[in-house]
């Protein structure tokens, strides 16, 4: 300078109008006196994703005797976190020449299953061509069809039961040796661990899929702010159908004892509690206001610990709360990009253009969109000095 990687950030800016929300003051007007309405004044008023609702949690209801079965989630190791499928750092495996990246990374040697197409065969193999042996036929160059032996050749395939060389053989074969890779195992040693390095031995070799079943470890109550609470205020019953209203005491309140629709135990069973009501339909009101709810795992600053994720510990700061749902629009000047003219190469003027998107209970992740734009740190690679 080219050509990469890997990270943080911003994501229009002043200024005038005109409107929309909330919040506090005032003047006026209304009021059931709780309060509402109009106009002025001050003030504040979307995001990095507010999105998808896919994980993890606070908060709030319910449920929280027992026991057994089921479902559901994670899944390398170690550390943060309130917790997590989420960060950090390392491990292993795979790519790159590097910076760096990618991984739904317990088990396949418990068992069941599965492996398209070709292929003879797809898993305690397997003879399609070839190779070698036997007896046998033949127009003796050789060739046929039968019996067998053989995974070294070719040949299919994502994948054919180590892999080179020898040794052995009729021809072969971990059938044997040596080397080398893989895989178990003992022994040193290094790490907190995953796991790593060295030597020894053994069988000589045992395919892939677990996001098929499944088996191990570990973790999980349900629902959800339409949660939940407080006020105000409306209304009218009918009818059907299962159920109790049995038995004894009794001072006629109740007590005991059976029996009992239904109902709880928020997945189901078993089992254990309640129990005088329960279920379905026509009919009728009502959809009003408050609080939850805005101070929290919180931002920003500095100093210490940690390789980092984060952690301690001082300081400062307060920052939307809408319920048909407010945060918008239009003009001026800048900025940034495109085009186009024009130039005295410094610019100048005309036009377009400026993303994705938008809180609704709140908080920590992932993921997903997104105009243009800054800044750090690194890696290969020419050339200089």
């Nucleotide at each position: 300078c080219g050509a990469g990687c890997c990270g943080g950030c911003c994501g229009g800016g002043c200024g005038g109008u005109c409107g929309c929300g909330a919040c506090g003051g005032g003047u006026c007007c209304c009021u059931c006196c709780g309060g509402g309405g109009c106009c002025c004044c001050g003030c504040c008023g979307a995001g990095g994703a507010a999105a998808g609702u896919c994980c993890g949690g606070a908060c709030u209801c319910c449920a929280c005797a027992g026991g057994g079965c089921a479902g559901g989630g994670c899944g390398g190791u170690g550390g943060g976190c309130a917790a997590c499928a989420c960060c950090c750092a390392c491990c292993c495996g795979g790519g790159g020449c590097g910076a760096c990246c990618c991984g739904c990374g317990g088990g396949a040697a418990a068992g069941u299953g599965c492996c398209a197409c070709a292929g003879a065969a797809a898993a305690c193999a397997g003879a399609c061509c070839g190779c070698c042996g036997g007896a046998g036929c033949u127009u003796c160059g050789a060739g046929c069809g039968c019996c067998g032996g053989u995974a070294a050749g070719g040949g299919u395939g994502a994948a054919a039961c180590g892999g080179u060389g020898g040794u052995g053989u009729a021809a072969g074969a971990g059938a044997c040796c040596a080397c080398c890779a893989g895989c178990g195992u003992u022994c040193g040693g290094g790490g907190u661990g995953a796991c790593c390095c060295g030597a020894g031995c053994g069988g000589c070799u045992c395919g892939g899929c677990a996001a098929a079943c499944c088996c191990c470890g570990c973790c999980c109550g349900g629902a959800g702010c339409a949660a939940g609470g407080c006020c105000a205020g409306a209304c009218a019953g009918g009818a059907a159908g299962c159920g109790c209203a049995c038995a004894g005491c009794g001072u006629c309140a109740g007590c005991u004892g059976g029996g009992g629709a239904g109902g709880g135990c928020g997945g189901c069973c078993c089992g254990c509690c309640c129990g005088a009501g329960c279920u379905u339909c026509c009919g009728g009101g009502u959809a009003g206001g408050c609080c939850g709810c805005a101070c929290g795992a919180g931002g920003c600053c500095g100093c210490c610990g940690g390789c980092a994720a984060c952690g301690g510990c001082g300081g400062u700061c307060c920052u939307a709360g809408a319920u048909g749902g407010a945060u918008g629009g239009c003009c001026g000047c800048c900025c940034c990009c495109g085009u186009c003219g024009c130039u005295c190469c410094g610019g100048c003027g005309g036009c377009g253009g400026g993303a994705c998107a938008g809180a609704a209970u709140c908080c920590g992740g992932c993921u997903u969109a997104c105009a243009g734009g800054c800044c750090g740190g690194c890696u290969c690679g020419u050339c200089c000095a």